[in-house]
RNA sequence: UUACCGAACAGGCAAACCCGUCGUAAGGCGGGGACGCAAAGCCACGGGUCCAGGAUUGUCUGGAUAGCCGGGCUCCCGAA
Numbered sequence: 001u002u003a004c005c006g007a008a009c010a011g012g013c014a015a016a017c018c019c020g021u022c023g024u025a026a027g028g029c030g031g032g033g034a035c036g037c038a039a040a041g042c043c044a045c046g047g048g049u050c051c052a053g054g055a056u057u058g059u060c061u062g063g064a065u066a067g068c069c070g071g072g073c074u075c076c077c078g079a080a
């Protein structure tokens, strides 16, 4: 120094819930709030789940989820 890895330090993110707001909905965004997180940073590419509209017996279209898993790209700190 690099890779695996994850003790410490510094910094970071923010589940449930509440308020506001957008959306038919799933859900998004802002504020409060912390269950957790080393990729809980980014990308809907594959699978899953959820919503809406068709279709009506096994499927179509559109959307949501990156904090469900896989994959791609990038990244803070540094002990064993």
Base pairs, nucleotide, nucleotide: 005078006077012037013036017032018031019030020029021028022027035067041073042072043071045070046069047068048065049064050063051062052061053060054059